Model confidence (mean pLDDT): 78 of 100. A computed fold for a 157-nucleotide RNA from a Solirubrobacteraceae bacterium, annotated as c-di-AMP riboswitch aptamer (ydaO/yuaA leader). It was read from a public genome assembly, where an Rfam model found it. The source organism's lineage runs through Bacteria, Bacillati, Thermoleophilia, Solirubrobacterales and Solirubrobacteraceae.
RNA sequence: GUUUCGCGCACGCCGAGCCUCCACGGUCCGAACCGUGGAGGGCGGGGGACCCACUGCGAGCCGUCAGGCUUGCUGGGGCGAAUCGCGCAGUUGCGCGUAGCGCCGCUCGUUCGGCGCGAGCCCGUCAGCUCACCCCGUAGGCCGAGAACGAGGACGA
Numbered sequence: 001g002u003u004u005c006g007c008g009c010a011c012g013c014c015g016a017g018c019c020u021c022c023a024c025g026g027u028c029c030g031a032a033c034c035g036u037g038g039a040g041g042g043c044g045g046g047g048g049a050c051c052c053a054c055u056g057c058g059a060g061c062c063g064u065c066a067g068g069c070u071u072g073c074u075g076g077g078g079c080g081a082a083u084c085g086c087g088c089a090g091u092u093g094c095g096c097g098u099a100g101c102g103c104c105g106c107u108c109g110u111u112c113g114g115c116g117c118g119a120g121c122c123c124g125u126c127a128g129c130u131c132a133c134c135c136c137g138u139a140g141g142c143c144g145a146g147a148a149c150g151a152g153g154a155c156g157a
Stems, first nucleotide, its partner, number of pairs: 012142003018041010042138006052128001056073007075126001076123004084097005100117005106152007
């Protein structure tokens, strides 16, 4: 000097997941900081009238058609971007795509380029929309980070 790994702080990112106050506890005391539990505000989600809206597939029969009857099979829903298709394996698994979603570091817009995600959990036969009204959550996980043009902002001179 360079590279790699780990830790800490700051900046920043996904996400609703932030702020204020009170109490308790911790750091020698205190300020302050941190954690836990409450109460509010903000943000997010669910339930919940009138009106409106409301399965699919197969078989048989009737009918010119539209459609109707009988019968068998198929539960449904919520949070979230996270659905759907194909192939391999041949239980739960893997791969390739995909609707959709996120990021590229002052902000926004346009264009180009690039990098990722495309999970999981819950309710328990029950919930369409839905005023009033009622209820719930306020976590968790990451971080070496391109370019052009236009507009704006900040800082500096």